Transfer RNA from Lingula anatina, 73 nucleotides, folded computationally. Its Rfam family is "tRNA". Gene Ontology term of the family: triplet codon-amino acid adaptor activity. The source organism's lineage runs through Eukaryota, Opisthokonta, Spiralia, Brachiopoda and Lingula. The sequence is in RNAcentral, with records from Ensembl Metazoa and Rfam. The prediction has a mean pLDDT of 82.

RNA sequence: GGUUCUGUAGUGUAGUGGCGAUCACGUCAGAUUUACACGCUGAAGGUCCCAGUUUCGAGACCUGGCAGAGCCA
Numbered sequence: 001g002g003u004u005c006u007g008u009a010g011u012g013u014a015g016u017g018g019c020g021a022u023c024a025c026g027u028c029a030g031a032u033u034u035a036c037a038c039g040c041u042g043a044a045g046g047u048c049c050c051a052g053u054u055u056c057g058a059g060a061c062c063u064g065g066c067a068g069a070g071c072c073a
Base pairs, nucleotide, nucleotide: 001072002071003070004069005068006067007066010025011024012023018056027043028042029041030040049065050064051063052062
């Protein structure tokens, strides 16, 4: 340099164009315990990498950019 793929809470992850964006772990609180842990109940936490396009409607489609990974040279 060419080509393909990936980017979503702190971490990992689901998500046929029609949502209040999913789940697990983690964090916090409650109840329990003499106390801690496990388990239980609840809560907080996301400008869905960035900017545009299409559409009545975009996390998803299209274009460009940025970052990362694989392959080829």